Predicted 3D model of a 475-nucleotide part of an RNA (small-subunit ribosomal RNA, 3' major domain) from Alopecurus aequalis. The prediction has a mean pLDDT of 83. RNAcentral holds the full RNA, with entries from SILVA.
[in-house]
Context: one part of a larger RNA
């Protein structure tokens, strides 16, 4: 100087407390361990691995296994020879591949050559998702959006180092202020950026409003509103009162759409964990080279005495079924979204208007409201499981897809010890969209809006963190 203490002081955080809803019990989905297997590819392992890499494993992906094949190779550059290339047919084969036959010449300059492509050959080389993340770059997690981490000059100390950065106040903040052998400065903080919340100006199409008529397409007019872009205003403790050291600030009030950082996001200092990644990529070293490389078919990654994590659905009457009625936002669409009409109980099929989209389509919002049935039961709760019959995508749904109808109707009566999230348009609850994508195992992930709470006395205690101080046989 750090680290550390079941030392002390001060302070903070959904850290505790006060509340609300969960997990742990059930069924299922998914990930992991273990076991099994020819293979169940690999990585990630307290917080900070486990709905994680994977924004989508039937083939492909795919790295794994079995079998069938190739050896200058699936791919790149260089040399030589021949032929343009593309194309068609047949045999064999699970395919990859192997063999045979046919047709046929192009472009640019012209004895001939060149470009591109194919075939054969020899060698330099290719190739490796093989190893080492404890050789590395880059990227990332974590403490933590915590308030810290340092430097120049000066001063102090023999030196390591100290001071500044400590102290009195204050703040979300090393934020600011006063003092001080310190005076200044840098990276973090804050602000500048984006979204939402209020006016103003401006612009009105495909959007908004109005009129006429209609079955409908549509036509005409307007710029007040809504909305959509753009520009600009607005919030600064600015004003008043109190308090404070006449300071920084704090408390209250007014005005205001908004008040003391208005709400949310992006933004992550110096370091710690030899944290994670050689399988995104790049890369040192060492390893393989008729194989640890490459192609293909089939299988596996989907197994199942069990254990754990994360979720979905429930156990019901604040509910379930049926009928009727109302109100969003944000997205996506031409390899596409697909209206209307017809067929089908339905999934879906046929038809194919419109839309390269403020125009058209996905699209029905659902919780909610009204009416009605059920009356506390393993039930008109709950939906697992299983049987049958169908639909869709796709060469192909057996291993191993999704959806529909009928039938079946399991566990489950609120979950032990323990444990998690959340302070306001939040929790809870309700639908909706997107990416990936032929289809989809999505209950995941990322957005969007609807309805909309309870509680915070307080900081003694648990956990984590910051500053000062103190002990230490630690470095």
């Nucleotide at each position: 100087u750090g680290a550390u203490g079941g030392g002390g002081g001060c302070c903070c955080g959904c850290a505790c407390a006060a509340g609300c809803g969960g997990u742990g019990g059930a069924g299922c989905a998914u990930g992991u361990g273990g076991u099994u297997u020819a293979a169940u590819u690999c990585a990630a392992u307290g917080c900070a691995a486990a709905g994680c890499g994977a924004a989508g494993a039937a083939c492909c992906u795919u790295a794994c296994c079995a079998g069938g094949g190739c050896u200058u190779a699936a791919c790149a550059u260089g040399c030589c020879a021949c032929g343009a290339a593309u194309c068609c047919u047949c045999u064999u084969g699970a395919a990859a591949g192997a063999g045979a036959g046919g047709g046929g010449u192009g472009c640019c300059c012209u004895u001939g050559g060149g470009a591109a492509c194919g075939u054969a050959g020899a060698c330099a080389c290719a190739g490796g998702u093989g190893g080492u993340g404890c050789a590395u770059g880059g990227c990332u997690g974590u403490c933590g959006u915590c308030a810290g981490c340092u430097c120049g000059u000066g001063c102090c100390g023999u030196a390591a180092g100290g001071u500044g950065u400590u102290g009195g106040g204050u703040u979300a903040a090393g934020u600011c202020u006063c003092g001080c052998a310190a005076c200044g400065a840098g990276c973090a903080c804050a602000a500048c950026c984006c979204u939402c919340g209020u006016g103003u100006u401006u612009a009105g199409u495909u959007g908004c409003c109005a009129c006429u008529a209609u079955g409908a397409g549509u036509u005409u007019g307007g710029a007040a509103c809504c909305c959509u872009g753009a520009a600009g205003a607005g919030a600064c403790c600015g004003u008043c009162g109190g308090u404070g050291u006449u300071a920084a600030g704090c408390c209250g009030a007014a005005g205001g759409a908004a008040g003391g950082a208005g709400a949310g996001g992006a933004u992550g200092a110096g370091g710690c964990c030899a944290a994670g990644u050689c399988a995104u990529c790049a890369u040192g070293c060492g390893c393989c080279u008729u194989a640890u490389g490459c192609c293909c078919u089939g299988g596996g990654c989907g197994a199942c005495a069990c254990a754990c994590g994360u979720g979905c659905u429930a156990c019901a009457a604040u509910g379930g079924g049926c009928g009727g009625g109302a109100c969003a936002a944000a997205g996506g669409g031409u390899c596409g979204c697909g209206a209307u009409c017809c067929c089908g109980c339905g999934a879906g099929g046929g038809u194919g208007a419109g839309c390269u989209a403020a125009c058209u389509c996905c699209a029905a919002a659902a919780a909610c409201c009204c009416g009605u049935c059920c009356u506390c039961a393993g039930u008109u709760c709950g939906a697992a499981u299983u049987g049958c019959a169908g639909g869709c995508u796709g060469c192909a749904a057996c291993u191993c897809g999704c959806c529909u109808g009928c039938a079946u109707g399991a566990a489950g009566c609120a979950g032990g010890a323990a444990u998690c999230g959340c302070u306001a348009g939040u929790a809870a609850u309700c639908g909706u969209c997107g990416g990936u994508c032929a289809u989809c195992c999505a209950u995941a992930c990322g957005g969007c809006g609807g309805u909309g709470a309870a509680u915070c006395c307080g900081u003694u205690c648990c956990c984590g963190g910051g500053c000062c101080u103190u002990g230490u046989a630690c470095a």